[in-house]
RNA sequence: GGCCCGUUCAUCUAGCGGCUAGGAUGCAUGAUUUUCAGUCAUGAAACGGGGGUUCGAUUCCCCCACGGGUCACCA
Numbered sequence: 001g002g003c004c005c006g007u008u009c010a011u012c013u014a015g016c017g018g019c020u021a022g023g024a025u026g027c028a029u030g031a032u033u034u035u036c037a038g039u040c041a042u043g044a045a046a047c048g049g050g051g052g053u054u055c056g057a058u059u060c061c062c063c064c065a066c067g068g069g070u071c072a073c074c075a
Base pairs, nucleotide, nucleotide: 001071002070003069004068005067006066007065010025011024012023013022018055027043028042029041030040031039032038048064049063050062051061052060
């Protein structure tokens, strides 16, 4: 450098055009408990950036950034 894949809450992850973007763990508050743990309830928290297509994009296309794989170059 070419090609391919990936990027979503703090973490892991669901999602293949119309969702208040869901779940688990963690965190916060409350309940329970003598306390802690545990359990239960509630809550905060995310679509890498920029364009394009579309009535509508997290989802499709392009570019960039970052990460990974592979091939080549590099003596």
A computed fold for a 75-nucleotide RNA from a Neisseriaceae bacterium, annotated as transfer RNA. The sequence was found in a public genome assembly.